[in-house]
RNA sequence: UGUCCAUUGGUGUAAUGGUAGCACAUCAGAUUCUGGCUCUGCCAGUGGGGGUUCGAGUCCCUCAUGGACAA
Numbered sequence: 001u002g003u004c005c006a007u008u009g010g011u012g013u014a015a016u017g018g019u020a021g022c023a024c025a026u027c028a029g030a031u032u033c034u035g036g037c038u039c040u041g042c043c044a045g046u047g048g049g050g051g052u053u054c055g056a057g058u059c060c061c062u063c064a065u066g067g068a069c070a071a
Stems, first nucleotide, its partner, number of pairs: 001070007010024004018054001027041004047063005
């Protein structure tokens, strides 16, 4: 310098262009003499900006961060 990949709750991971799910963790409650285990419930998310579309996590452009390969 060029090509390509990844970015989604605190963590990990899904999602044919059509209501963003699941698990763990946190918090609250139940259970327990206490703690753990177990059960129930809540909170919390699409890296930034722009575009296409009736509708974008998904498609396009650009930027940022990280990574792989080539030279």
The RNA shown here (transfer RNA) has 71 nucleotides and comes from a Bacteroidales bacterium. The prediction has a mean pLDDT of 81. The RNAcentral record of the sequence draws on ENA. Its Rfam family is "tRNA". Rfam classes the family as a transfer RNA. Rfam links the family to the GO term triplet codon-amino acid adaptor activity.